This is a predicted structure of an 89-nucleotide RNA (Bacterial small signal recognition particle RNA) from a Pseudomonadota bacterium. The gene name in the source record is ffs. The sequence is in RNAcentral, with records from ENA. The coordinates come from a structure-prediction model, not an experiment, and the mean pLDDT is 76. Its Rfam family is "Bacterial small signal recognition particle RNA". Its Rfam clan is "SRP clan". The literature on the family includes a 2016 paper in Proc Natl Acad Sci U S A by Righetti et al., "Temperature-responsive in vitro RNA structurome of Yersinia pseudotuberculosis". Rfam classes the family as a non-coding RNA gene.

RNA sequence: GGCUGGUGGCGGGCGGCUCGCCUGCGAACCCGGUCAGGUCCGAAAGGGAGCAGCCGUAGUAGUCACGCGCCGGGUCGCCACCAGUCACU
Numbered sequence: 001g002g003c004u005g006g007u008g009g010c011g012g013g014c015g016g017c018u019c020g021c022c023u024g025c026g027a028a029c030c031c032g033g034u035c036a037g038g039u040c041c042g043a044a045a046g047g048g049a050g051c052a053g054c055c056g057u058a059g060u061a062g063u064c065a066c067g068c069g070c071c072g073g074g075u076c077g078c079c080a081c082c083a084g085u086c087a088c089u
Stems, first nucleotide, its partner, number of pairs: 001086012014072004019067002022062004031056004039048003
């Protein structure tokens, strides 16, 4: 110096698991907002409560893909150290 193996460090990449994003469903009566109609108060102007509906939330389900995190005696590359072996000096 070459080859092989082991260990460690660094960097990729693979797999798994949440979470986020996206989509669907979605809290009957005690989630929020807006509240047609109707209703209540008022002389009136207006105001109140508030069903349906709509929007959203908690939650829940889903999937290729994307992102963060965690795990992996499972992989690749580089470096260092150790061991074995070969060659040279």